Predicted 3D model of a 356-nucleotide RNA (Bacterial RNase P class A) from uncultured Ilumatobacter sp.

[in-house]
RNA sequence: GAGUUGGCCGGGUGGCCGCGGCACGGCUUGACCGUGUCGAGGAAAGUCGGGACUCCACAGGGCAGGGUGCUGGCGAAAGCCAGGUUGGGGUGACCUGACGAAAAAGUGCAACAGAGAGAGACCGCCGAUGGGUUGGGCAACCAAUCACAGGUGAGGGUGAAACGGUGCGGUAAGAGCGCACCAGCGUUCGGGGCGAUCCGAACGGCUCGGCAAACUCCACCCGGAGCAAGGUCAAGCAGAGGGGAUGGGCGGCUCGUCCGUCGGCGGCAACGUCGACACCCCUCGGGUAGGCCGCACAGAUGGAUGGUCACCGGUCACGAGAGUGACCACAGAAUCCCGCUUAUAGGCCGACUCAC
Numbered sequence: 001g002a003g004u005u006g007g008c009c010g011g012g013u014g015g016c017c018g019c020g021g022c023a024c025g026g027c028u029u030g031a032c033c034g035u036g037u038c039g040a041g042g043a044a045a046g047u048c049g050g051g052a053c054u055c056c057a058c059a060g061g062g063c064a065g066g067g068u069g070c071u072g073g074c075g076a077a078a079g080c081c082a083g084g085u086u087g088g089g090g091u092g093a094c095c096u097g098a099c100g101a102a103a104a105a106g107u108g109c110a111a112c113a114g115a116g117a118g119a120g121a122c123c124g125c126c127g128a129u130g131g132g133u134u135g136g137g138c139a140a141c142c143a144a145u146c147a148c149a150g151g152u153g154a155g156g157g158u159g160a161a162a163c164g165g166u167g168c169g170g171u172a173a174g175a176g177c178g179c180a181c182c183a184g185c186g187u188u189c190g191g192g193g194c195g196a197u198c199c200g201a202a203c204g205g206c207u208c209g210g211c212a213a214a215c216u217c218c219a220c221c222c223g224g225a226g227c228a229a230g231g232u233c234a235a236g237c238a239g240a241g242g243g244g245a246u247g248g249g250c251g252g253c254u255c256g257u258c259c260g261u262c263g264g265c266g267g268c269a270a271c272g273u274c275g276a277c278a279c280c281c282c283u284c285g286g287g288u289a290g291g292c293c294g295c296a297c298a299g300a301u302g303g304a305u306g307g308u309c310a311c312c313g314g315u316c317a318c319g320a321g322a323g324u325g326a327c328c329a330c331a332g333a334a335u336c337c338c339g340c341u342u343a344u345a346g347g348c349c350g351a352c353u354c355a356c
Base pairs, nucleotide, nucleotide: 001354002353003352004351005350006349007348008347009346011312012311013310014309015308016307017306019039020038021037022036023035024034025033026032027030041330045341046340048339049338050337051336052335053226054225055224056223065222066221067220068219069218070083071082072081073080074079084099085098086097087096088095089094100217101216106215107214108211109210122156123155124152125151126150129149130148131146132145133144134143135142136141164182165181166180167179168178169177183207184206185204186203187202188201189200190199191198192197230293231292232291233290239284240283241282242281243280244279248262249261250260251259252258253256265275266274267273313328314327315326316325317324318323
């Protein structure tokens, strides 16, 4: 100088004017005044996970369906921290993805290309063996030839992927067919680690491919709705029960809570009787509006938490300088808590890497 990574802060002080909650005080008792005190965040955001809390549902077991899936620790859980194995990026510090089971349960899938995608013969090689033909031989048979049966996964070619690699031997040609070394896998043993797992040795030619965010198998887990949850008090309207004449109609004048009179609807002809309507009062159950609780050492009316001035701090511009001017990240509670994710100007501290 350039980077990597972890943590923290995220404007400060004072004056003046305001806003909301609570406490105390005052008198002019007002949704008043005064004093004191408290009053946004690292994410209060997205409302994405997990819980507390509340209501509803629920014998037990199974099936179906869904979720999670390396190890250890912490945690109520989500999740976090540390580690392991294995990919990718970076010179490096470091960043980033994946994680039960794919021979020893089963099924399935793999575009295009390619002969073949777990079994396969397109080209190539061979044709030992069997077969055809020719020649030799008395014959058994021998030789040559054909490439018909067949053998061959070494070589070419295709592909993201083709059934270990190199060498020697071997063979008709080939091939772990045999051997040496290497790689992988398995078994056994030794050592380190709590463990995932790592290091090493011996043995076995065992060489068996990929995909489970395909079905499946294994292990563990899984009711629903959410503070507009829910509780409580309870106008009005409607309903149920009971009661009333102080009610209603008509007439009068002294116009009053006055006086007189007695009915209207239906059964039914009736001043009788029964019923119903309308009016007023009381009671009752459910319960709407609304209030309160839930609900907080900020805290709701889903509504306060601010404005301004000065100085300091920071950034930028102008200026020779003194200085002057402009600007101050993202954002903002609503039951609470733990996480995750996203936004964020600028600054501080620690550790580490590379270059000089």

Taxonomically the source falls in Ilumatobacter (Bacteria, Bacillati, Actinomycetota, Ilumatobacteraceae). The coordinates come from a structure-prediction model, not an experiment, and the mean pLDDT is 76. Rfam family: Bacterial RNase P class A. Rfam describes the family as follows. Ribonuclease P (RNase P) is a ubiquitous endoribonuclease, found in archaea, bacteria and eukarya as well as chloroplasts and mitochondria.